[in-house]
RNA sequence: GCUGGCGGCGUGCCUAACACAUGCAAGUCGAACGCCCUUAGCAAUAAGGGAGUGGCGGACGGGUGAGGAACCCGUGGGUAUCUACCCCAUAGUGAGGAAUACCGGCGAGAAAUCGCCGACAAUACCGCAUACGCUCGCUCUUUCGGGAGCAAGCAAAGCCUUUCGGGGCGCUAUGGGAUGAGCCUGCGACUGAUUAGCUAGUUGGGGGGGUAAUGGCCUCCCAAGGCGACGAUCAGUAGCUGGUCUGAGAGGACGAUCAGCCACACUGGGAUUGAGAACGGCCCAGACUCCUACGGGGGGCAGCAGUGAGGAAUUUUCGGCAAUGGGGGCAACCCUGACCGAGCAACGCCGCGUGCAGGAUGACGGCCUUCGGGUUGUAAACUGCUUUUCUCUGGGACGAGAACGGACGGUACCAGAGGAAUCAGCCUCGGCUAACUACGUGCCAGCAGCCGCGGUAAUACGUAGGAGGCAAGCGUUGUCCGGAGUUACUGGGCGUAAAGGGCCUGUAGGCGGUGCGUUACGUUUGGAGUGACAGUGCUCGGCUUAACCGAGCAAGGCCUUCGAACACGGACGCACUUGAGGGCUUCAGAGGGAGGCGGAAUUCCGGGUGGAGCGGUGAAAUGCGUAGAGAUCCGGAGGAACACCAACGGCGAAGGCAGCCUCCUGGGAAGUACCUGACGCUGAGGGGCGAAAGCUAGGGGAGCGAACAGGAUUAGAUACCCUGGUAGUCCUAGCGGUAAACGAUGACCACUAGACGCAGGAGGAUCGACCCCUUCUGUGUCGCAGCUAACGCGAUAAGUGGUCCGCCUGGGGAGUACGGUCGCAAGAUUAAAACUCAAAGGAAUUGACGGGGACCCGCACAAGCAGCGGAGCGUGUGGUUUAAUUCGAAGCAACGCGAAGCACCUUACCAGACCUUGACAUGUGAUUGCACCACCCGUAAUGGGGUGUCCCUUCGGGGCGGUCACACAGGUGCUGCAUGGCUGUCGUCAGCUCGUGUCGUGAGAUGUUGGGUUAAGUCCCGCAACGAGCGCAACCCCCAUGGUUGGUUGUACUUUUCCAGCCAGACUGCCGCGAACAACGCGGAGGAAGGUGGGGAUGACGUCAAGUCAGCACGGCCCUGACGGUCUGGGCGACACACACGCUACAAUGGGCACGACAAAGGGUCGCCAACCCGCGAGGGGGAGCUAAUCCCACAAACGUGCUCUCAGUUCAGAUUGGAGGCUGCAACCCGCCUCCAUGAAGUUGGAGUUGCUAGUAACCGUGAGUCAGCACAUCACGGUGAAUACGUUCCCGGGUCUUGUACACACCGCCCGUCACACCACGAAAGUCGGCAACACCUGAAGCCGCUGGGCUAACCCGCUCGUCGGGAGGCAGGCGUCGAGGGUGGGGUCGGUGAU
Repeated sequence: GCUGGCGGCGUGCCUAACACAUGCAAGUCGAACGCCCUUAGCAAUAAGGGAGUGGCGGACGGGUGAGGAACCCGUGGGUAUCUACCCCAUAGUGAGGAAUACCGGCGAGAAAUCGCCGACAAUACCGCAUACGCUCGCUCUUUCGGGAGCAAGCAAAGCCUUUCGGGGCGCUAUGGGAUGAGCCUGCGACUGAUUAGCUAGUUGGGGGGGUAAUGGCCUCCCAAGGCGACGAUCAGUAGCUGGUCUGAGAGGACGAUCAGCCACACUGGGAUUGAGAACGGCCCAGACUCCUACGGGGGGCAGCAGUGAGGAAUUUUCGGCAAUGGGGGCAACCCUGACCGAGCAACGCCGCGUGCAGGAUGACGGCCUUCGGGUUGUAAACUGCUUUUCUCUGGGACGAGAACGGACGGUACCAGAGGAAUCAGCCUCGGCUAACUACGUGCCAGCAGCCGCGGUAAUACGUAGGAGGCAAGCGUUGUCCGGAGUUACUGGGCGUAAAGGGCCUGUAGGCGGUGCGUUACGUUUGGAGUGACAGUGCUCGGCUUAACCGAGCAAGGCCUUCGAACACGGACGCACUUGAGGGCUUCAGAGGGAGGCGGAAUUCCGGGUGGAGCGGUGAAAUGCGUAGAGAUCCGGAGGAACACCAACGGCGAAGGCAGCCUCCUGGGAAGUACCUGACGCUGAGGGGCGAAAGCUAGGGGAGCGAACAGGAUUAGAUACCCUGGUAGUCCUAGCGGUAAACGAUGACCACUAGACGCAGGAGGAUCGACCCCUUCUGUGUCGCAGCUAACGCGAUAAGUGGUCCGCCUGGGGAGUACGGUCGCAAGAUUAAAACUCAAAGGAAUUGACGGGGACCCGCACAAGCAGCGGAGCGUGUGGUUUAAUUCGAAGCAACGCGAAGCACCUUACCAGACCUUGACAUGUGAUUGCACCACCCGUAAUGGGGUGUCCCUUCGGGGCGGUCACACAGGUGCUGCAUGGCUGUCGUCAGCUCGUGUCGUGAGAUGUUGGGUUAAGUCCCGCAACGAGCGCAACCCCCAUGGUUGGUUGUACUUUUCCAGCCAGACUGCCGCGAACAACGCGGAGGAAGGUGGGGAUGACGUCAAGUCAGCACGGCCCUGACGGUCUGGGCGACACACACGCUACAAUGGGCACGACAAAGGGUCGCCAACCCGCGAGGGGGAGCUAAUCCCACAAACGUGCUCUCAGUUCAGAUUGGAGGCUGCAACCCGCCUCCAUGAAGUUGGAGUUGCUAGUAACCGUGAGUCAGCACAUCACGGUGAAUACGUUCCCGGGUCUUGUACACACCGCCCGUCACACCACGAAAGUCGGCAACACCUGAAGCCGCUGGGCUAACCCGCUCGUCGGGAGGCAGGCGUCGAGGGUGGGGUCGGUGAU
């Protein structure tokens, strides 16, 4: 939020310890006392009532959790104490006195209340007597607990009843018990060190005071202690516990109800009474609130109900004392919002119901559908049955232990009657997670715990149908635990994921060798005590069951105490030598500090020679140089660093250490076994050392060189390069204390295969040395086991164990802020949070990529030839225009592409005119009979009109066609990102995979890598691989040679040419050389052809959401008098421009004219068209031949020969335009082709750039075909003539293999960083400003306790006398003074928070 039938048992302000109207929640006793009132009585008196004195109780019960981190709580001990009522025991209860409230009178006040005077009672108060008792003082004694003696002090109350004997209830003193309480104490229980020092009554003692009692609890004096890293102090938070929830446990979180303890009662302080102290008592102060006559008064729901407020949120102003319990009372009884019950709330737990059985043609309806059906679903209807629940009627409790007495309650329960009757929702259905479809929506609306859904086919949104789950509830939200071994005690880690301190020394602490003994602290174990009740577990029992309740047993502690044991640890003692240290004998070394010395080189200075450059770079320039540089020689100065040796070498704790010599000094190794005798290891804090840069002071300064300047580079260049150059680098003294201070690996000890080096020592062997062997230490490489996520580590462990320290806990924020400490500063160290992300990260794998590497290939480059890009024209595209210029194609891989041919048609576009079952298909029903054609309107479609009335028949009808109606047709409308099919591309590149095996935790690898070789993953060899598949190659077709067979229409007189078929031939087969006796390569012979002979067909796994819904097919969506169909006309042909592909040229290797020669491959009957005739020509006529090796298209052209042109915008080039014609076609205006005459534009070889081609190729030349009525510069094919060049693989492009790096994987067209602009969020700083908290200093100071007090007042008791209403004293009261003191004020600080321009 939606929904809601019943019953039982529980629970119910988590927030404002916020404020409270109203009622109730503590009274009772006449058997303590006097008085008054009422009733009855004449009265005494009796019964009842009222206020008051007095007693007991209001300290219990009930509420709440603010405060409090404390002996508050829990648990276990202790004692210097008290304890009303109750129980036990002993003793007593005698005799007196003075007051007082109520009351009466007077008075004050609004009220609350109060004052004065007067009288009176008690179980109220006060003396006296007594006391074996108690207290206290002194003395003695003591087993230190106590005991004895003496002196002093201390009691009391009566009432009721009586058979008058007494009895009962009280009272007093003392002792004991029980119960309750006080105090002390061990241990246990929150967070923060960015709180590290705290403390003056503080710690202890002596005297005193105080208390029921110990005690600095208080006071005076003395001493200077006490607490703290095992966390004091400070700050924050919190009632504690039994228990509750969770968890396998260990733990973690919590502390509702019930029970124990504590604390509080508007806030703070205080005393009084009392056995005991204050929720419903008192006083004071404060805040708030109420009344008021303004003078003054009242109040305290954190009791039960209830109200307001706060809040997401929590109930009735109920009934009853019947039960249980409490107070008072002798009792009756009274009181009791404790309690018992009822009411409200699905708030929780438990139980029950909403029916049960049958019922298929599987109804209707809904939903889905492949249209067949499926599903809802035995569900319903219908039939039979039952009555929990419900309604009505009747009976009717237990709870009440002799009697009376029941709120609950006419309730539970029982019986009877009635009737399926009154009763189901909520959430979910992409995965996790049980449950699926349709429609709507279209990154919209929305969903979402995480991953993520939604951009037109959503099982994820909304709705519906269906399904799943739970059920009087269901979802959501919040909180806690779990999962999370994700704080790791159980039970984690730190080479690279977060994490080893930079290194050493050493304090506390932790841990610690061997033997013996003692002890019994730890440890183990037995007994006793305790761990309240409830709860939990188990077993029984009571409510119909269960929840709930009762009983018994168990469990629960580092607990306390008394014993026992002695292995191990501890403690103590005595020994030991192997750990550790020392001595002695040797050894190596850039270990450290100080002093001195040396040579090379750079630079500078002086001089000589010399004469034009030097220097520097990719190339330059700045710079230096005729005032003489650079070069070269000599001399001098100065500073810094030490070539070779030199090493994967040595030393040191690390940082680090390098010429040579001297002095001082630390550490290490080996040998020996002489000494000590565990002296050890680690190490929080502490101390010391600590590269470079940096800082302070003073020196020094050759070279180098931040900053800076200049020159270059560049789009820029605050850089890289160059020329200069200051700090600095060097020394002394100090500071600083950080580094990728790295082996990214803490220290120490022990154990666990080996192999090969290097450095230092010792031993064996040898006469001795070397080599060799053994051994110790150090330092490296590889490697077994083992470990590791992998990489890797592997006796120098990252292996197996032990001890101690440091450190980590998602990324960013951030090693930052604030605070502290250190520092001269720079800064260092310690070290967060808000906010934000759903990751960040490690290692390895496969790809892809690299201005990484290696190898290889391709007309990829290079070498060439011809072009394109410039001109005109053709065609295509973009753009623009338009009524429309239909649509698609878009880098390569769109652009002479779809289109193998746009005048109409095509045609999809536009304008106009028309049709609606339609131009086309199938089916049903009805009706009808077409067709065809003169004619009319119209541009046409169409319409009108005329002639005319189909075929078969078993006469029922059928076929075919028209019309009408209904289903439906139709769509070049959308989606190529829903698809099929087809195609392009990488690429005819050599690759792509599989089975089994093996390796790897796995992704995956191996095979397929490697050595050769090839055009090739072609082949050979090798190999944890062995095989296989798709590709490569071959098989197919054409061409080239020969043979053979057959030949008409071919050739020709057969031997050939030609055509068709078949066959042969070529296989590195042969020889030589090279190579691994290989594959293969090079050369040669023969041959028509030689190493795939040339060409074609053939396109692996895949990539590009590549292209195509307009070729076709097809899902979905959309249109249906239109987005369908018909027609006419127009458009697809537009034209400032831009690009792509071509044609023709720019000319003499040419143009023109004339003559002459040689093909192949095709096509042809709606066709090709010969001869001949006409025309300048296109063409026309003509008609032979040909269904084709026969006839035709059809003369091929370049070429050859000859003539001409002579370098010119030309006799080049042909655009454009004018005129005249031809052809096709219904029709050439928009918009066809051709011919002739005339015209004669641009163009003189084309910028950047770019294309094709390696041989019968390029280039040049013509020919044919398809399409087609006509239209070819395009496309496809054919032949003719016929080159140049390739050194080579550095570079550009593309590709293949191996390898490497990667933070990329929609994969470099990737990823990604910073500034800036704007808006918003969080945090820090900030002149300040506002507030909270806890202290401190001073001032003031209520109530009150305590102390003092001359004055005032004063019943008991004492004394005195004049004997009283007397005086005095003791004591008391009020007042005053003083200490303390809540609160208030002032002040300076502390700390925390809010806010703040910027």

Predicted 3D model of a 1398-nucleotide RNA (small-subunit ribosomal RNA) from bacterium SOSP1-63. Its mean pLDDT, the model's own confidence on a scale to 100, is 85. The sequence is in RNAcentral, with records from ENA, Greengenes and SILVA. Taxonomically the source falls in Ktedonobacteria (Bacteria, Bacillati, Chloroflexota).